[in-house]
């Protein structure tokens, strides 16, 4: 140097979590990722830190160490900004709501005459009327109408009488009391009454007419002022979540460079 057979080693790694600690199971990242069994009320172990069984590669492009760069992903901290959620505030020229005032703008109204002044009337009150309605009484008329216990006249019949004559009296007829109804009417009382007239009174308001007057009046909307309220929203402030930015830390994978790696036998 070469061939053969072995052995170490490798056949994934990392993050958070968990743990006294390490590794694994479960989660996440990476991605060429042997097989079987075990395990979160966990499983196995102890600084050489999964255990047990099997398989493959095997001393190098492949194993080991260090280094350069890129860097998935995770974790931690701080500041600022943004976003979301929740609580509070009412000092904010905010927003919204209510009210007062103002009268700049719009609108309405006003020379067919505003404000104001003055003078009547109405609305209001009182009185006595009138009318209406209602009640009572009276009057008049009409209907009905007393089986008897109302009147008159009383046929027939009855009674008294020798007779002449007399008496009571039902029905009928006429009337009256009464009941009912109506009415031109009269008297009195009353009223949830009145497009009524008269007299008197009238604080304020309102409506309306006349006269004087001679340009305002109104406040619906906008604006402004003042006061009060509200807290959906804005604003301020506290808590929680998320994102961006930034610092630190661990770091898969890829990459650069340098180095290291055993035994036996034959030629």
């Nucleotide at each position: 140097c070469u061939a053969u057979g072995c052995u170490a080693a490798g056949c994934g790694g990392g993050g958070a979590g968990g743990u006294a600690g390490c590794g694994g199971u479960g989660c996440c990242c990476u991605g060429a990722a042997c097989c079987u069994g075990c395990a979160a009320u966990c499983c196995g172990c102890u600084a050489u830190a999964g255990c047990a069984g099997g398989g493959c590669u095997g001393a190098a492009u492949u194993c080991c160490u260090a280094u350069u760069g890129u860097g998935c992903g995770g974790c931690g901290g701080a500041c600022u900004u943004c976003u979301u959620u929740u609580g509070a505030g009412g000092a904010c020229u905010g927003g919204c709501c209510c009210a007062u005032g103002u009268a700049a703008g719009u609108g309405g109204u006003g020379a067919u005459g505003a404000a104001g002044a003055u003078u009547g009337g109405g609305u209001c009150c009182u009185g006595a009327g009138c009318a209406a309605c209602u009640c009572a009484c009276a009057a008049u008329u009409a209907u009905c109408a007393a089986a008897c216990c109302c009147c008159g006249u009383c046929a027939g019949g009855u009674c008294c009488g020798g007779a002449a004559g007399g008496a009571a009296g039902c029905a009928g007829c006429g009337g009256u009391a009464g009941c009912u109804a109506a009415u031109c009417u009269g008297u009195g009382g009353g009223u949830g009454u009145g497009a009524c007239g008269c007299a008197g009174g009238g604080a304020a308001g309102c409506c309306u007419g006349g006269u004087c007057g001679g340009a305002g009046c109104u406040a619906a909307c906008u604006g402004c002022u003042u006061g009060g309220g509200u807290a959906a929203c804005g604003c301020u402030u506290g808590g929680g979540g998320g994102a961006a930015c930034u610092c630190g830390u661990c770091a898969a994978a890829c990459u650069c460079u340098a180095g290291g790696u055993g035994c036996a036998u034959g030629g």